[in-house]
Predicted 3D model of a 72-nucleotide RNA (transfer RNA) from Desulfosarcina sp. OttesenSCG-928-A07. The coordinates come from a structure-prediction model, not an experiment, and the mean pLDDT is 81. It matches the Rfam family "tRNA".

RNA sequence: UGGGGCGUCGUCAAGCGGAAAGACACAGGAUUUUGGUUCCUGCAUCCGGAGGUUCGAAUCCUCCCGCCCCAG
Numbered sequence: 001u002g003g004g005g006c007g008u009c010g011u012c013a014a015g016c017g018g019a020a021a022g023a024c025a026c027a028g029g030a031u032u033u034u035g036g037u038u039c040c041u042g043c044a045u046c047c048g049g050a051g052g053u054u055c056g057a058a059u060c061c062u063c064c065c066g067c068c069c070c071a072g
Stems, first nucleotide, its partner, number of pairs: 001071007010024003018055001026042005048064005
């Protein structure tokens, strides 16, 4: 420098045009003498950034940023 893949909550991770599941963690509550266990509730207006397409974009397109792989 060229080609390909990936980027979603604190962590892992689903989603594949109609607006974000789940697990762990965390917070509040119930139970318990306390802790732990168990149960209930809450937890991503912004999905790496900026534009574009569309009535509507995490999802499609372009550019940029970061990481990984391949070639030189």